Predicted 3D model of a 414-nucleotide RNA (Bacterial RNase P class A) from an Acidobacteriota bacterium.
The coordinates come from a structure-prediction model, not an experiment, and the mean pLDDT is 75.
[in-house]
RNA sequence: GCAGUCAGCUAGACGAUCGCCGGUCUUCGCACGGGCAUCGGCCAACGGCGAAGGCGGGAGGAAAGUCCGACCUCCGAAAGGCAGUGCGCCGGGUAACGCCCGGGCAGGGAAACCUGACGGAUAGUGGCACAGAAAAUAUACCGCCCCGAGCGAGGCGCGCGAGCGCCGAGUCGAGGGGUAAGGGUGAAAAGGUGCGGUAAGAGCGCACCGCGUUCGUGGCAACACGGAUGGCAGGCAAAACCCCGCACGGAGCAAGACCAAAUAGGGUGGCGUUUGAGGACCGCCUGUCCGAGGCCACCGGGUAGGUCGCUGGAGCCCGCGGGCGACCGCGGGAUUAGAGGAAUGGUCGUCCCGCCGGGGAGGCCGCAAGGCUUCACCGGAGGACAGAAGUCGGCUUAUCGGGUGACUGCGAUG
Numbered sequence: 001g002c003a004g005u006c007a008g009c010u011a012g013a014c015g016a017u018c019g020c021c022g023g024u025c026u027u028c029g030c031a032c033g034g035g036c037a038u039c040g041g042c043c044a045a046c047g048g049c050g051a052a053g054g055c056g057g058g059a060g061g062a063a064a065g066u067c068c069g070a071c072c073u074c075c076g077a078a079a080g081g082c083a084g085u086g087c088g089c090c091g092g093g094u095a096a097c098g099c100c101c102g103g104g105c106a107g108g109g110a111a112a113c114c115u116g117a118c119g120g121a122u123a124g125u126g127g128c129a130c131a132g133a134a135a136a137u138a139u140a141c142c143g144c145c146c147c148g149a150g151c152g153a154g155g156c157g158c159g160c161g162a163g164c165g166c167c168g169a170g171u172c173g174a175g176g177g178g179u180a181a182g183g184g185u186g187a188a189a190a191g192g193u194g195c196g197g198u199a200a201g202a203g204c205g206c207a208c209c210g211c212g213u214u215c216g217u218g219g220c221a222a223c224a225c226g227g228a229u230g231g232c233a234g235g236c237a238a239a240a241c242c243c244c245g246c247a248c249g250g251a252g253c254a255a256g257a258c259c260a261a262a263u264a265g266g267g268u269g270g271c272g273u274u275u276g277a278g279g280a281c282c283g284c285c286u287g288u289c290c291g292a293g294g295c296c297a298c299c300g301g302g303u304a305g306g307u308c309g310c311u312g313g314a315g316c317c318c319g320c321g322g323g324c325g326a327c328c329g330c331g332g333g334a335u336u337a338g339a340g341g342a343a344u345g346g347u348c349g350u351c352c353c354g355c356c357g358g359g360g361a362g363g364c365c366g367c368a369a370g371g372c373u374u375c376a377c378c379g380g381a382g383g384a385c386a387g388a389a390g391u392c393g394g395c396u397u398a399u400c401g402g403g404u405g406a407c408u409g410c411g412a413u414g
């Protein structure tokens, strides 16, 4: 320098201007609560509502999907079981997890490294398209080998002859048997390679590999390595049912708690029905009219509405210590979104970033045409994904670009 692997970071900057949502302060207004009253009212300190101005604050690495695990809340008396669902190598981390770390094994890569629902197929039941002889009770299409009725080129012998007899090669051969080496089918075919052996073959015998059983050594363990032993189980699939082990009660902040209007029900008490409670005209007096399961007061539940839940957290940053690591301990520091269908934005300017185009200057290679590359300038389009809604820990998914560190391989130079 090129090609890669892994981990983690960032999420344009500054200014001007116009806005949006909370908080707080000041001033002004209103008069719902409130205070005062001489009762057709007055006041504005406090709470409330509104306006103006000042100050200060206002999304994320995923706020997302809501897929796991928790906190919290209510229901439920929470013990056991069935059903159902999820998980499944070993050790560790954690509040917990299906997450993370370390290790083992298997697969991929030349390597750094990546991927894995990774218990059981010898508990049982069922399945395996097409092809193929056969898909699990094993079996035999071609081939190979043995036997082989028969056929039979040809040869020999006898006979004067027609012919008869004997022998008999074989790209012949009905049929019978052996075999599972070879071919063929398939995603998958009953261990693999080699030597011996055989009529041909075959764990038939042997060596090595594989597999099962068993012992030893190392390791907390998964597991690894080694020895002995058995010629040797039988495919795939458990993300088919199933078996084994472990875990799990349900609903969710619209959870739930508190305060609590008008109206209509409910309860208690009082008053009242011609000896008229109460109401209307009407602010008062008089008067007139209406007037009876009615009127008044209190209590209680619920609704509207309001308050809390609500953000200070198993949280964040820094340092030291422990640990390979996930993580843990100690010390210090910082900490103002919290809302309600929902605010955190728009425009302009300057700069930044990479990309595209243009002409220019330089370097390297080349005879040349030209190729590669660096720099500044001008112009252009672009700067993502996406948005809190009770709170955390994870996972997954989306994301224009930029930059950092460690490691692997190749090449060059010292």
Stems, first nucleotide, its partner, number of pairs: 001410007009402002012351007020058002023055008032047002034043003060385001064396002067394005072252004084248005089103005104118001105116004119243002124241002127236002141183002143179005150172001151170001154167005191209006210232001211230008256308004266299006278290004316333007352383002355380004360375006
Lineage of the source: Bacteria > Pseudomonadati > Acidobacteriota.